[in-house]
């Protein structure tokens, strides 16, 4: 210097060919229970790393960027 991958909720991730975001753990409120735990039943929480651009419509497509990891020189 060059190439590929990865970046979505507090935390591990799904979300492949554009349709307006989701799981499991946490977290909080009830129920239960002597009380915790477990176990059930509700719930709050994301400008999808950033910044443009395309389109009626972008987490997905184009460009550029930043961080990480992996090869080549």
């Nucleotide at each position: 210097g060059g190439g590929c991958c990865c970046u979505u909720a507090g935390c591990u991730c799904a979300g492949c060919c554009g349709g307006u975001a989701g799981a499991g753990c946490a977290c909080c409120u009830g129920a239960c229970u002597c009380u915790u735990a477990a176990u059930c039943a509700g719930g709050g929480g994301g400008u999808c790393g950033c910044g443009g651009g395309u389109u009626c419509g972008a987490a997905u497509c184009c460009c550029g960027u930043a961080g990480g990891g992996c090869c080549c020189g």
Molecule: transfer RNA
Organism: uncultured archaeon